The prediction has a mean pLDDT of 83. A computed fold for a 1376-nucleotide RNA from an uncultured bacterium, annotated as small-subunit ribosomal RNA. Rfam family: Bacterial small subunit ribosomal RNA. Rfam links the family to the GO terms ribosome and structural constituent of ribosome.
[in-house]
RNA sequence: CCUUAGAGUUUGAUCCUGGCUCAAGACGAACGCUGGCGGCGUGCUUAACACAUGCAAGUCGAGCGGACUUAAUAGAAGAGAGACUUCGGUCAACCAUCUAUUAAGUUAGCGGCGGAUGGGUGAGUAACGCGUGGGAAACCUACCUUAUAGAGGGGGAUAGCCUCGAGAAAUCGGGAUUAAUACCCCAUAAUACCAAGACUUCACAUGAAAUCCUGGUCAAAGCGACUAAGCGCUGUAAGAUGGUCCCGCGUCCCAUUAGCUAGUUGGUGAGAUAAAAGCCCACCAAGGCAACGAUGGGUAGCCGACCUGAGAGGGUGAUCGGCCACACUGGGACUGAGACACGGCCCAGACUCCUACGGGAGGCAGCAGUGGGGAAUAUUGCGCAAUGGGGGGAACCCUGACGCAGCAACGCCGCGUGAGCGACGAAGGCCUUCGGGUCGUAAAGCUCUGUCUUAAGGGAUGAUAAUGACAGUACCUUAAGAGGAAGCCCCGGCUAACUACGUGCCAGCAGCCGCGGUAAUACGUAGGGGGCAAGCGUUGUCCGGAUUUACUGGGUGUAAAGGGCGCGUAGGCGGUUAUCUAAGUCAGCUGUGAAAGUCCAGGGCUUAACCCUGGAAUUGCAAUUGAAACUAAAUAACUUGAGUUAAGGAGAGGAGAGCGGAAUUCCUAGUGUAGCGGUGAAAUGCGUAGAUAUUAGGAAGAACACCAGUGGCGAAGGCGGCUCUCUGGACUUAAACUGACGCUGAGGCGCGAAAGCGUGGGUAGCGAACAGGAUUAGAUACCCUGGUAGUCCACGCCGUAAACGAUGAGUGCUAGGUGUUGGGAGUCAAAUCUCAGUGCCGGAGUUAACACAUUAAGUAUUCCGCCUGGGGAGUACGGUCGCAAGAUUGAAACUCAAAGGAAUAGACGGGGACCCGCACAAGCGGUGGAGCAUGUGGUUUAAUUCGACUCUACGCGAGAAACCUCACCAAGGCUUGACAUCUAGCUGCAAGGUCUGGAAACAGAUCCGCCUUCGAGGGUGCUAGACAGAUGCUGCAUGGUUGUCGUCAGCUCGUGUCGUGAGAUGUACCGUUAAGUCGGGAAACGAGCGCAACCCUGAUUCUAUGUUUUAUAUGUCAUAGGAGACUGCCCGUUUUAAAUGGGAGGAAGGUGGGAUGACGUCAAAUCAGCAUGGUUCUUACGCCUUGGGCAACACACGUGCUACAAUGGGAGGUACAGAGGGACGCCAAACCGCGAGGUGGAGCCAAUCCCUUAAAACCUUUCUCAGUUCGGAUUGGAGGCUGCAAUUCGCCUCCAUGAAGUUGGAAUCGCUAGUAAUCGUGGAUCAGCUAUGCCACGGUGAAUACGUUCUCGGGUCUUGUACUCACCGCCCGUCA
Repeated sequence: CCUUAGAGUUUGAUCCUGGCUCAAGACGAACGCUGGCGGCGUGCUUAACACAUGCAAGUCGAGCGGACUUAAUAGAAGAGAGACUUCGGUCAACCAUCUAUUAAGUUAGCGGCGGAUGGGUGAGUAACGCGUGGGAAACCUACCUUAUAGAGGGGGAUAGCCUCGAGAAAUCGGGAUUAAUACCCCAUAAUACCAAGACUUCACAUGAAAUCCUGGUCAAAGCGACUAAGCGCUGUAAGAUGGUCCCGCGUCCCAUUAGCUAGUUGGUGAGAUAAAAGCCCACCAAGGCAACGAUGGGUAGCCGACCUGAGAGGGUGAUCGGCCACACUGGGACUGAGACACGGCCCAGACUCCUACGGGAGGCAGCAGUGGGGAAUAUUGCGCAAUGGGGGGAACCCUGACGCAGCAACGCCGCGUGAGCGACGAAGGCCUUCGGGUCGUAAAGCUCUGUCUUAAGGGAUGAUAAUGACAGUACCUUAAGAGGAAGCCCCGGCUAACUACGUGCCAGCAGCCGCGGUAAUACGUAGGGGGCAAGCGUUGUCCGGAUUUACUGGGUGUAAAGGGCGCGUAGGCGGUUAUCUAAGUCAGCUGUGAAAGUCCAGGGCUUAACCCUGGAAUUGCAAUUGAAACUAAAUAACUUGAGUUAAGGAGAGGAGAGCGGAAUUCCUAGUGUAGCGGUGAAAUGCGUAGAUAUUAGGAAGAACACCAGUGGCGAAGGCGGCUCUCUGGACUUAAACUGACGCUGAGGCGCGAAAGCGUGGGUAGCGAACAGGAUUAGAUACCCUGGUAGUCCACGCCGUAAACGAUGAGUGCUAGGUGUUGGGAGUCAAAUCUCAGUGCCGGAGUUAACACAUUAAGUAUUCCGCCUGGGGAGUACGGUCGCAAGAUUGAAACUCAAAGGAAUAGACGGGGACCCGCACAAGCGGUGGAGCAUGUGGUUUAAUUCGACUCUACGCGAGAAACCUCACCAAGGCUUGACAUCUAGCUGCAAGGUCUGGAAACAGAUCCGCCUUCGAGGGUGCUAGACAGAUGCUGCAUGGUUGUCGUCAGCUCGUGUCGUGAGAUGUACCGUUAAGUCGGGAAACGAGCGCAACCCUGAUUCUAUGUUUUAUAUGUCAUAGGAGACUGCCCGUUUUAAAUGGGAGGAAGGUGGGAUGACGUCAAAUCAGCAUGGUUCUUACGCCUUGGGCAACACACGUGCUACAAUGGGAGGUACAGAGGGACGCCAAACCGCGAGGUGGAGCCAAUCCCUUAAAACCUUUCUCAGUUCGGAUUGGAGGCUGCAAUUCGCCUCCAUGAAGUUGGAAUCGCUAGUAAUCGUGGAUCAGCUAUGCCACGGUGAAUACGUUCUCGGGUCUUGUACUCACCGCCCGUCA
């Protein structure tokens, strides 16, 4: 100076713990879709698998002798064109051969140098292999450089060549001959080497260096047109370069690898090497390594660096660079300066090839390339032009090193795919609330540009002279035309981006959570949007996030985690003072930390990537000089830590021996008689062979009541009658002594409940197993009767427990209060003080919270053990221990996205406390039995339409199913429709009457008929199209309404306070109330919805009014408005309060009844009251009509009515209500009918008239306990009424008939006063009625409540919880 990001997921919600997952970056990548250009890089990660073919290491003739080619010259013999000729012959070009010389060139061999570099690969290697820093006084170094001194003389071979021979070949053998810068000998020679001596200086143990002296040993090669220059040669010294050896430190995993080692460790001597050394050998000694991890096993080339990260770290070791190792596999040496040698040799092996079967040849982990393997990785290219290398004096040759090109989006970087204007917001797509919105200035169109592209022309740098593979490349100029150039992924949250359709737990998606079961922003498609872009996604791997191995930087009471406890070894840590050393530590300086890379600053390619220059950095190691606080070493001292001595008191501390009483059981004897025992109740069992009970005596074993106490002791486990013996520890007090002797403690050793094991005893009680009896659906249990091991003792094992304070040990420090145990000081006794223990409460602090809190879970410090998601699993395998049981150590595969801790709000509990309710109890009357009515289920049916199903469905929707209603069934019909709106066209046409067919709807015929301005308009009808219609589906898409908890007393909010938070408080507590009603008090203070009140109604009264009443009235009644009742007054109780008990007065006294239903619960009910999203049907799931059905009937259930009779039935007589209704109505009187009813018509739109005689009751009488004078079902007959219509299927009347039923099993319902019970009356619906239902009205008019144990429901507080879909929960095992 720079630098540190989180999110999702456990829960109803919260905090924590904790795992899983994601967002970032990277890659030698691969795969999918897509693909314009250029630059720079990169490209077999797998089979160190096998390799066809070509190339990758040669060069030097200025080292050598040859050979060969060419040329020239000379010679030899040959041949002979041609010429001449005396024809005998002579000369003779050219040609070919041979010889010699010279020149130019080629080169097999000898020789020199180089093939040890360059290039490849990573198999091996856990090592001085690598890195880093040192050492070599223990070493070598060709070529190169410097210096110095030299090169005299001689010799013998050998390849080649030639020849003979063997072999298919590769190749080899014999003979003859030959050269050198090949080889050898002699000479010369030192500061070289060897040996001996003298002396000086230095050093690091052996030692090193210099000087002097003596003796001995060892060199050389030439080439170069020979006069050269120059290139070489030899000795020595030095340098440089390159190498070799040694050492310190660092360098992966496994201890389920704990012991390893005989050349092993060391010594002496000899050998080997360039050189130290067991490197090798002989002898001697018995060592060496290892918990600071030897040995063994697994894995791996190491580093600079690269990726990531804030860093510390973690991961990697491609390309580039350094080192190492390897070259088909294994071994070996030779040559050489250098190798134990990639393109050398030998041997062995595997494999491949050739072969005449005798024998040979080969090694791509060099560059290309092939096959194979694999998800996967390129051209059998050009050139030595550059850079570099080898040889050569040089020219030059060689160089798959290298420079280039080719292929591949494999990576990084750059550029482009156009720019401006352009609204009619085009067409089209998609969505839509149908208005519109959006794609969208986007397109089209107009005006431009020319990067890339294409064509043409010019044309570099790389080489400052020649030489250019790349390459006519980069670059420049000109021209043309928007032309040739955009995809991929995503859009539920994390995470930027939303709609429609399709699908319907299917198809599918998914990184985690999770989507999909008919309205899917999560699947598929489309439109739109977001992101990135010649790429985009996916997969894999690494790091990050992950403080999730925590050095930086975590934990361990309950989340995973303290060893069961002690003693103690190694180790770690350690009191006070002083001196000294300087190992740790700190500071300065020096060397090194290669280059490349990284960072910073510049510079060069148009920019960038890329490249170049400089600086920083490289946190390291080493050397050296200092410092001395701390740690450490050494020395000296100290007393406070620790220990020793003395005196005391306390204690279930341990071991052994002995003793004691109570109880239990058994035995014997007595008394005594029928039961005992046991349980919820029983039975098994014991007992008349005398039990139990009781008395006496005896025996045995085990355990020790009271005392006894969050009392004591012990390290823990644990220890309890009394006495004795032996013995451990702690505490207190006062001094003296030692002088840090201490703490912890891996391994190790010991102790260690119960159960269990072995041997031998013992056995009263208890009591696994077992047996029997019960319980139960079963009961291998709980309960009962028995009962064996065992429990007890001795000795030996085992070694584990919720061995717990779920809290390791030690030390120091940090408020208190109050008990208690044992000491001490103090006092007459106390108080008080103090030490050591042991409890409770509590502050700071800590903690996720709960809680802990001087006995810490606070604060510091030392040491040890242990943890790292749940399950698998404390399992398997291996080791150790054990007689066994088993213990200890202790995984993985696989699987899940959680598992878990604490606390919160609820719900629940066969948890607790308190309270309430016709909840029980106390009563009265019912239901359940009968008949009938009605509803439901079931069954049946063409249909028996649909809904409602615990309370909260079932006389419910329905407060009126013969048609209609009507939704169901059968049959017959209609199709813009029975109904609504609109558009276009046509239309003298509706409604109604009559007739025909028909069951009707409907169809046909006919009559009548409306307006007019004769165009039209309105209406009507027809046709076509939009559309209508649906009691079709979804109440789990909804609104609205309703039921229920429940008229229960609750449900909340604001502010404040408490809590990290969910939340709590308020609203808990004490009283009280019907009440969260009120009062007191309180970190709460207030408020809201509920309670109460306000409203209606009833009871008393007043005032006003008065339709009614024959009339009057202060009456009654009605209407309207007031009054009255408020715990107001008195006494008592309680706290003086709230309130409550009693009383007075009063018509009425402490809530009269109704309406009114908090927040919410039940996906409660209803799409069929209505409304409504979506969906389905559209000559039908719509509409019309007739008939049928909803009324069926073996049966089951609910709700009712009527009864079973004498508190009654029948007959006669007499009396008293309230409320309501009435015009398509109520209907009087009178008359007719036994009656239902009919005739009749008065009155009444109602305090007037009518319904309307109320009935029980009362009086008189009859019946006399029977299936009746009870009961009325059922059935027959005759009628009445309503209505188009009474058969399916109405009601009523009369006569006749006269069923079951004699008070109802288990069970169950209502009701607390004008209530139950009982009696009648009215109304709605309605033509009529199924009404015995429902809703109202009055008459008569009880009984009982001790009380809250129990049942049901509810409320408040509290407690437990693994439940939250909330106990109809959750969950375990078995089986499928």